Model confidence (mean pLDDT): 82 of 100. A computed fold for a 1393-nucleotide RNA from an uncultured bacterium, annotated as small-subunit ribosomal RNA.

[in-house]
């Protein structure tokens, strides 16, 4: 710090979405230890159970205990004495009185239960924060001071007795104490009331003196140290009220309020105060948002961010409000009171039905709601609260544990050598690569966690919940401790397999349709890590609400216009005050939190101690430029006077001529009238045309002009009245009187709407004629409102310069329209200044296009209105003025999308434009299309009728030649390492040829006959045999995976690049213009200058012509001659091979620009490319071929290989293309001339015989300029039919033949005799061709045993025609438009389904 994402690319607006923290989080995956911290955001929903505020006996008087002492009674009886009858009787147990001590306590009474704890449901408000007042006030315990603490009285609870009730409780009698309660005395101070003095305050008012009258206290206990009580006055603390700022959202909530605002009076409170209440005034409050709806607890902080902000208010602190809903007071210092009291409501729960209890939003816990939040624990040991004089008590506050990876912060899961780069996996050209030094293994260590010993600190005399915990030490073993998301971009990281728009993925952008780095495994990798994605909010990015920091000509956005209130801004100088302003001190700004230091737990998280920070308010003191205000002034903003011209400005009245149209009258007669063409329509009742007179309403030709005026909307014949405004001059007057302007007001095309008139012409609505697939349209004939006046409404327009108003400064030019000056001069020109309009350009802006002194430029001021688009400026909904409008304003909801949108670029289109070529039209010539035949193609048929090729650019193509074979099809029979290719062991010696036997053929297959070569003697070579597998094979499929070749625009003239140069950019420029060319061919010109791939030369045939060389070619002269260049001979001439030479606009006239180059003309065999071919730019067309070949993948392997016979490809209601042959007399038949260019050996055949013939038989010559195929044919001559389905035309059939060939049926060609069909020049519509062409004639060749009407070539005869470029089709260069880029076969609306 930014990026995806609108397009074919480009800039710009502009959203949309990413990457970053954060969280009381939930969900999925996984899941070792610890430490600090944290846990119902939802139902303020019910709540079982337990605990969470009690304590004092030293405030009382009872009771129960227990001890000692004493009364006393039973029982029981040591010892001693004894008359032995008995007397005395310790020491015990059991109760009994009484008095003394010690614990306990239910009750009376004190303090406390107003604190601690919890939650946010209410609340938009002095609730909460900040800052102050309080002269309007209280304060328990606590501390300090003074002063005191006398005497006395009546009662009630516990109890005790009866009673009522199911219980909870509760009545009546009777007894009793107090620090419980009440009078009384006493009053240093102290309240009240009355006047008085004296200080002091801004003030209501406070303090202080003196006096009069009046009120009110107290409690005791006691270990005698004390402790407690009363009063008053001071602190402290804690509370109350009051104020000044600042604390969400809604105007689709604009009007609220009656105790409402204020006074006086009194009542009430700790205390002001309508707080209450009686009367009096009618006020308060509100666009600076009252009221009303909605939401909400607020703060310190927390979270983000650079900061301004923006989000939030769970821990933890502070204030606040509530404690089952709502009320209400009591008692207190304090409450209107979470574990108080009353009533009212709703729930639960007891109950004998009559009546009672209760309130977890206290800690634990339960249902029960939710995506979702813990244990019905330990201990008062610490810290703190209550009570008590103390011991002590109680404290679910708290101090610990436990449960949650819910967060942070730490720490581990091992270190270090270790390549045979092991196995396994993955992939793979099979060679290797990755995993990966990673394991193994070799050696060390022991952190945490187990296992043993020891053992704090927290505590100041005792006292330890935590805890046998932190810690430390010791043995001992690598052992118990690794997931999770990603991997097309963005964004760090990629292969292989399944799928096959399907299953799936997706934050955007998109992935998937048969080679997916985007889905789903898996290998590899990248990230973070005890975690890790994922969802949910927030805030950044978002300069995407913009204060820092945005914009409005076309991207969303200027009100349709003045005018003007509140507001906001405001011209000069000069002095004053001191609200803003800037400065200095004060106070505050709790702590915690954050920054910066240091320190404490082994580090950190965490604590803990210092700093200095909290940008903030408040007092206070000072300064005085600027804003601000308050005064006295100026004249330049701005206004007024007077003088002057211009104007469709505005209202109102009157006048005028030209046209239209009716009407009267006259002429005159068969049409008019319209239209692309017609009809509808008016005319013989007389149109239309024409003359005349007359009505009526409207709008005002020429001048007229990017002239004028007006705020806009808008104004246009003249002439009068009355108004408005702006401009020029003068500088007399006022002196800042300015500017802009939320609401508000006036104005406001055209349409419409109401009353009334008016109505020629025009013309929505309608009729009717046309077009048309239809035409509720355009066109045409008619015609109503409307259009016109006047008088009300309506309030909208592309009301547009799509540009709000004012004002400052800011380079030139030109034109017009009012006005001033100054000069010169004579039909007016020059300078120069103002208002006003238009063009053009510099800076400077602008995305760009443009704007550009009339700014879209630079500042200022003030208003409007903008914030993706769609739906929508809407018949949502509400509201508002309208007489209504499917008609305005204002205002704008939900669901939905990833874009819309400016503005320029390059192309592609256009039934845009300009130029220019083309057998593209036109001018001809001949065909096709009718017909029968060939021959491909659809279709249909079949076992199979293999399969490609589909507009031009498939359909006599591929195929230069399917009876078998080809052959890929179909039936049937085989074979399964295979018909072929390499390879490995064994065995064999052959293979081949021929015979016979089975089976409808063949092919295989089984059985008999027959049978190798080299050699060093081991073997080794070929060939067969059968076997295992690696593999063959495949005209299966995908031309939309590919390579090659090819077709097409198109033989069109184009296509690009370097450096430069303008532009942000995409692109542009060169490569455009002027001219010329077949040509981007060439020449001038130019911000280009130069290249390259096309073009064009360079290659090959032909046309002339020279040189050479002649055999198998040729024959002028000479010879011979069987008359045949045959023979001698030559090479002169045709011809042949080979090499040259010729045409280059070179010459000569014009024309053009002195150019290119054009036209002509001369020579010349040829003349301006001579004529023909080969040569095909960059690139379209996922064009065509996987069946020429190759070749990726993916199928099939006893078969979708092979191989064999037979059958198809040659069917046949049909239709389509492309040929022959014709229909005849420019003919047909019959007799008889002249080419060229090829073929020939498994070949071409000659002569001779033979056949009517196709042919056969026999052979002679030629590997060919010798020799065959070989006959040219059209043509010319003479004859013959004499216009007919013919002496035309030859299909089709029938019969004899003949050659090819292993074989002629399916299914060859040829021949003779006979048979003689359709057809008498072919509808729409189409097709070639411009000169040795078109049109005819024929000959040859490839393929091939045979089999062309195709196709390739060949030479013969040999034309007409073209004004021209408006049209048709097609191309090419320039230019516009454009919402298209798959590019018009686009793109897109609207109905239906």
């Nucleotide at each position: 710090a930014g990026a995806g994402u609108u397009u074919g690319a480009u800039c710009c607006u502009g959203g949309c979405u990413c990457a970053g923290g954060a969280u009381g989080a939930a969900c999925g995956c996984u899941g070792g230890c610890g430490g600090c911290g944290u846990g119902c955001u939802u139902a303020a929903c019910a709540c079982a159970u337990g605990c969470a505020a009690g304590u004092c006996g030293a405030a009382c008087g009872g009771g129960g205990a227990u001890u000692a002492u004493u009364u006393u009674g039973a029982c029981a009886g040591a010892g001693a004495c004894u008359u032995c009858g008995g007397u005395u009787g310790a020491a015990g147990u059991c109760g009994u009185u009484a008095u003394a001590a010690u614990c306990c306590u239910a009750g009376u009474g004190g303090c406390g239960g107003a604190c601690g704890g919890g939650u946010g449901a209410g609340u938009a408000a002095c609730g909460c924060g900040u800052g102050g007042g309080u002269a309007a006030c209280c304060u328990g315990c606590c501390u300090c001071a003074c002063a005191c603490u006398g005497g006395g009285g009546g009662a009630u609870a516990a109890c005790a007795g009866u009673c009522a009730g199911a219980a909870a409780u509760g009545a009546c009698u009777g007894c009793u104490a107090a620090u419980a309660c009440c009078g009384c005395a006493u009053a240093a101070g102290c309240g009240c009331a009355c006047g008085g003095g004296a200080u002091u305050g801004c003030a209501u008012g406070a303090u202080c003196c003196a006096g009069u009258g009046u009120g009110a206290a107290a409690a005791a206990c006691u270990c005698c140290g004390g402790u407690g009580g009363u009063g008053u006055g001071a602190g402290a603390u804690g509370g109350a009220c009051c104020c000044g700022c600042g604390u969400u959202g809604g105007a689709u909530u604009a009007g609220c309020c009656a105790g409402u605002u204020g006074g006086c009076a009194g009542g009430g409170u700790a205390a002001c105060g309508g707080c209450c209440u009686a009367c009096c005034a009618a006020a308060g409050c509100g666009a600076c948002g009252a009221u009303c709806c909605a939401u909400a607890g607020c703060c310190g902080g927390c979270c983000u961010g650079a900061g301004a902000g923006g989000g939030u208010g769970g821990a933890c602190g502070g204030c606040c409000a509530c404690a089952u809903u709502g009320g209400g007071a009591c008692u207190g210092a304090g409450a209107c009171a979470c574990g108080g009291c009353c009533c009212a409501g709703a729930c639960u729960c007891c109950u004998a039905c009559g009546g009672g209890a209760g309130g977890c939003a206290g800690c634990a816990g339960u249902g029960g709601a939710g995506a979702a939040u813990a244990u019905u624990g330990c201990a008062c040991a610490a810290u703190g609260g209550g009570g008590g004089a103390a011991a002590c008590c109680c404290u679910g506050a708290u101090g610990c544990a436990g449960c949650g990876a819910c967060g942070c912060c730490g720490c581990g899961u091992g270190a270090a050598g270790g390549a045979a780069g092991a196995a396994g996996u993955a992939u793979c050209u099979c060679g290797g690569u990755a995993u990966g030094u990673a394991a193994a293994c070799u050696u060390c260590u022991a952190u945490c966690a187990g296992c043993a010993g020891g053992g704090a600190a927290g505590a100041a005399a005792a006292u330890g919940a935590c805890g046998g915990u932190a810690c430390c030490u010791g043995a001992c073993u690598a052992a118990g401790a690794a997931g999770c998301c990603c991997c097309g971009g963005c964004u760090a990281a990629u292969u292989a397999c399944g799928u096959g728009c399907c299953a799936g993925c997706a934050g955007c952008c998109g992935c998937g349709g048969u080679a997916a780095u985007a889905c789903g495994u898996a290998g590899g990798g990248g990230g973070c890590a005890a975690g890790c994605g994922u969802u949910a909010u927030c805030c950044g990015g978002a300069u995407u609400u913009a204060c820092u920091g945005g914009g409005u000509g076309u991207a969303a956005a200027g009100g349709g216009a003045g005018c003007g209130u509140a507001g906001a801004c405001g011209g000069a100088g000069c002095a004053g005050c001191a609200a803003g302003u800037c400065u200095g001190a004060u106070g505050u700004g709790a702590a915690a939190g954050g920054c910066g230091g240091g320190g404490g737990c082994u580090c950190a998280a965490c604590c803990c101690c210092c700093g200095g920070a909290c940008u903030g308010c408040a007092u206070u003191g000072g300064a005085a430029a600027c804003u601000g205000u308050u005064g006295a002034u100026c004249u330049u903003g701005a206004g007024u006077a007077c003088c002057g011209g211009a104007g469709a400005g505005g209202u109102a009245a009157g006048c005028g001529g030209a046209a239209u149209u009716c009407c009267u009258a006259g002429u005159g007669u068969a049409g008019c009238g319209g239209u692309g063409a017609a009809a509808u329509g008016c005319g013989u009742a007389g149109a239309u045309a024409u003359u005349a007179g007359g009505a009526g309403g409207a709008a005002c030709a020429c001048c007229a002009g990017u002239g004028g005026c007006g705020a806009a909307g808008g104004c246009g014949g003249c002439u009068u009245a009355c108004u408005g405004g702006a401009c020029g001059g003068u500088a007399a007057c006022u002196g800042a009187c300015g500017u802009u302007g939320a609401g508000g007001c006036u104005c406001g095309a055209a349409a419409g709407c109401g009353u009334g008139g008016g109505g020629a012409g025009c013309a929505a609505a309608c009729a009717g004629g046309a077009u048309u697939a239809g035409a509720u349209a355009c066109c045409c004939u008619g015609g109503u409102a409307g259009u016109c006046c006047a008088c009300g409404c309506c309030g909208u327009a592309a009301a547009c310069g799509a540009u709000g108003a004012a004002u400052u400064u800011u380079a030139a030019g030109u034109g017009u329209c009012g006005g001033g000056u100054g000069g010169a001069g004579g039909g007016u020109c020059c300078a120069u200044u103002u208002g006003a309009u238009u063009c053009c350009a510099c800076a400077g802006c602008a995305a760009a296009c443009g704007c550009a002194g009339u700014a879209a430029a630079u500042g200022u001021u003030c208003c409007a209105g903008c914030u993706a688009g769609g739906a929508a400026g809407u018949a949502a909904c509400g509201u508002u003025a309208a007489c209504a409008a499917g008609g305005g304003g204002g205002g704008g909801a939900g669901a939905u999308c990833a874009g819309a949108g400016g503005a320029a670029u390059u192309g592609u289109c256009g039934g845009g434009g300009a130029c220019c070529c083309g057998c593209a039209c036109a001018a001809g010539c001949g065909g096709u299309g009718g017909a029968g035949c060939a021959u491909g193609u659809g279709g249909u048929u079949u076992a199979a009728u293999u399969a490609g090729a589909a507009g031009c650019a498939a359909c006599g193509u591929g195929a230069a030649g399917a009876a078998c074979c080809u052959u890929a099809c179909c039936a049937a029979g085989u074979c399964u390492u295979g018909a072929c290719a390499u390879c490995c062991a064994u065995c064999u010696g052959g293979c081949g040829c021929g015979g016979u036997g089975a089976a409808a053929a063949a092919a295989g297959u089984c059985a008999c006959c027959u049978u190798u070569c080299c050699u060093a003697a081991g073997g080794g070579a070929c060939a067969g045999a059968g076997g295992a597998g690696a593999c063959a094979g495949g005209u299966a499929g995908u031309g939309c995976a590919u390579g090659g070749u090819u077709g097409u625009c198109g033989u069109c003239a184009g296509c690009u690049c370097g450096u430069g140069u303008a532009g942000u950019g995409a692109g542009a420029u060169g490569u455009u213009g002027g001219g010329u060319u077949a040509a981007g061919u060439c020449c001038c010109g130019c911000a280009a200058c130069g290249a390259g791939c096309g073009c064009a030369a360079c290659c090959c045939c032909u046309a002339u012509c020279c040189u050479u060389a002649g055999u198998a070619g040729c024959c002028a002269g000479c010879g011979g001659u069987u008359u045949g260049g045959c023979c001698g001979g030559g090479c002169a001439c045709u011809c042949u091979g080979a090499g040259g030479a010729g045409a280059c606009u070179g010459c000569c006239a014009g024309g053009g620009a002195u150019a290119a180059c054009c036209u002509g003309g001369a020579g010349g065999a040829a003349g301006g490319c001579g004529g023909g071919g080969a040569u095909g730019a960059c690139g379209u067309c996922a064009a065509a071929u996987c069946a020429u070949c190759a070749u990726g993948c993916c199928c099939c392997u006893u078969a979708u290989g092979a191989u064999u016979u037979g059958g198809g490809c040659u069917a046949c209601a049909c239709a389509c293309g492309u040929g022959c042959u014709a229909c005849a007399a420019u003919g047909g038949c019959g007799u008889a001339a002249c080419a060229a260019a090829g073929g020939g050996a498994a070949g071409c055949g000659a002569g001779a015989g033979u056949g009517u013939g196709a042919g056969c038989u026999u052979a002679a010559g030629c590997a060919a300029a010798u020799c065959c195929c070989a006959a040219a044919a059209a043509u010319a001559a003479c004859g013959u039919c004499c216009c007919a389905g013919u002496u035309c035309g030859g299909a089709c059939u029938g019969c004899a033949g003949u050659c090819u060939g292993c074989a002629a049926c399916u299914c060859g060609a040829c021949u003779g005799c006979a048979c003689g069909a359709a057809g008498c020049u072919g509808g729409a519509a189409u097709c070639g061709c411009u000169a040795g062409u078109a049109a005819u004639c024929g000959c040859g060749g490839a393929u091939c045993a045979g089999a062309a009407u195709g196709c390739c070539g060949c030479g013969g005869u040999g034309a007409a025609u073209a004004c021209g470029u408006u049209c048709c089709c097609g191309g090419g260069u320039c230019u516009u438009g454009u919402a298209c880029a798959c590019a018009c076969c686009g793109c897109c609306c609207g109905u239906c389904a």